[in-house]
This is a predicted structure of a 465-nucleotide part of an RNA (small-subunit ribosomal RNA, 3' major domain) from an uncultured bacterium. Its mean pLDDT, the model's own confidence on a scale to 100, is 84. The RNAcentral record of the full RNA draws on ENA and SILVA.

Context: one part of a larger RNA
RNA sequence: UGACGGGGACCUGCACAAGCGGUGGAGCGCGUGGUUUAAUUCGUCACAAAGCGUAGAACCUUACCAAGGCUUGACAUCUCUGGAAUCUCUCAGAAACGAGAGAGUGCCGCAAGGAGCCAGAUGACAGGUGCUGCACGGUCGUCGUCAGCUCGUGCUGUGAAGUGUCCCGUUCAGUCGGUUAACGAGCGCAACCCUUACCCUGUGUUAUACAUGUCACAGGGAACUGCCCCAGUUAAUGGGGAGGAAGGUGAGGAUGACGUCAGAUCAGCGUGGCUCUUACGCCUUGGGCCACACACACGCUACAAUGGGAAGUAACAAUGGGUCGCCAAGCCGCGAGGCGGAGCUAAUCCCACCAAACCUUCCCCCAAUUCGGAUUGCAGGCUGCAACUCGCCUGCAUGAAGUCGGAAUCGCUAGUAACGGCCAAUCAGCUACGUGGCCGUGAAUACGUUCUCAGGUCUUGUACA
Numbered sequence: 001u002g003a004c005g006g007g008g009a010c011c012u013g014c015a016c017a018a019g020c021g022g023u024g025g026a027g028c029g030c031g032u033g034g035u036u037u038a039a040u041u042c043g044u045c046a047c048a049a050a051g052c053g054u055a056g057a058a059c060c061u062u063a064c065c066a067a068g069g070c071u072u073g074a075c076a077u078c079u080c081u082g083g084a085a086u087c088u089c090u091c092a093g094a095a096a097c098g099a100g101a102g103a104g105u106g107c108c109g110c111a112a113g114g115a116g117c118c119a120g121a122u123g124a125c126a127g128g129u130g131c132u133g134c135a136c137g138g139u140c141g142u143c144g145u146c147a148g149c150u151c152g153u154g155c156u157g158u159g160a161a162g163u164g165u166c167c168c169g170u171u172c173a174g175u176c177g178g179u180u181a182a183c184g185a186g187c188g189c190a191a192c193c194c195u196u197a198c199c200c201u202g203u204g205u206u207a208u209a210c211a212u213g214u215c216a217c218a219g220g221g222a223a224c225u226g227c228c229c230c231a232g233u234u235a236a237u238g239g240g241g242a243g244g245a246a247g248g249u250g251a252g253g254a255u256g257a258c259g260u261c262a263g264a265u266c267a268g269c270g271u272g273g274c275u276c277u278u279a280c281g282c283c284u285u286g287g288g289c290c291a292c293a294c295a296c297a298c299g300c301u302a303c304a305a306u307g308g309g310a311a312g313u314a315a316c317a318a319u320g321g322g323u324c325g326c327c328a329a330g331c332c333g334c335g336a337g338g339c340g341g342a343g344c345u346a347a348u349c350c351c352a353c354c355a356a357a358c359c360u361u362c363c364c365c366c367a368a369u370u371c372g373g374a375u376u377g378c379a380g381g382c383u384g385c386a387a388c389u390c391g392c393c394u395g396c397a398u399g400a401a402g403u404c405g406g407a408a409u410c411g412c413u414a415g416u417a418a419c420g421g422c423c424a425a426u427c428a429g430c431u432a433c434g435u436g437g438c439c440g441u442g443a444a445u446a447c448g449u450u451c452u453c454a455g456g457u458c459u460u461g462u463a464c465a
Base pairs, nucleotide, nucleotide: 001465002464003462004461005460007459008458009457010456011455012454013453015449016448019412020411021410022409023408026301027300028299029298031296032295033294034292035291042053043052064287065286066285067284068283069282070281073125077124078123079121080120081119082118083117086103087102088101089100090099091098107114108113127276128275130274131273132272136270137269138265139264140263141261143259148187149186150185151184152183153182154163155162156161167178168177169176193253194252195251196250198221199220200219201218202217203216204215224247227241228240229239230238231237303405307364308363309362310361311360312359320351321350322349325344326343330339331338332337371402376397377396378395379394380393381392382391418441419440420439421438422437423436424435
């Protein structure tokens, strides 16, 4: 100087408390461990691994396994030889690969030859998702959006170092004020950026029956403790009030200091070293990544009456996506879906209209039930070369566990939690109940800081560094 303390003081945080909803019990989904396996490819492991890499594993992906094949190689550059390229067919084969036959003679150039492409030969080389994240770059997580981390000069100290950065007050903040052997400065904080709430102006397509309105787009204004009262040191600032769409950081986002964890990643990429080279490279078919006594993490659906079912009626959104696409009307089908073909490169048409929860009426009458939907049988639909291993969806039938969950544990302070639906990326299809967004309905509670956890400042002890 730090780190640590079942030392102290002060302070902060959904940290506790107050409150609402969950998890832990059930079924299913998904990931992980374990076990199994020819293989169940690999990585990730307290917080900060486990719906994570994967925003799409039937083939492909694919890195794994079995079998069949290739050896200058699937890909790059160079040398030599031949041939246009290219296409078709036959045999064997699961394909890859192998054997053979035929069609075809292009471009530039007078020619020699050349460019591109293909085949062959040779060797330099290619290739490796092989190892090392404890050799690295880059990127990311985390403490933590916590308020800290430092420097120059000066001063103090033999020195390590201290001071500044302490103290008093204040703040979300090392924020600001005061004091002061310090005076300044830098990285952080804040502000500048984006979105949103109010107003004005302009524009008006495709939005609007019309409209100075709504809406959309663009530009600007508006909030600064500016005004009043009180407190405070006349300060910083705090409390209350007016006006205002908004009030004291209005709300949300982006933004992550010096550093810590030899944190994570050699499998995204790059890369040193090591290593394989008729194989640890490459191709193909099939299988596996989907196994299942079990254990854990995260979810979905429930256990019901604030509910379930039926009907009704009219409801009321926003974000988005669409030409190898979105797909209207109409017709067929109980339905998934099929036929059909209008419109749309989209404020125009479509997905997609009636979003759902909500509201009205009726049934159910507390029952393992008109709750719950697992599981299974049959019949179908769709995508795709192909749904056996191993896809999704529909109809009929079947109707399991489950009656609110032990110890324990998680999220959330407002348009939040909770509940309801909608859209998108990936994508042929989809194992999405995931993820990222969008709107609708819309709460309760916070006395307080004793306690739990984490953090900050000062201080104290130390046989630790």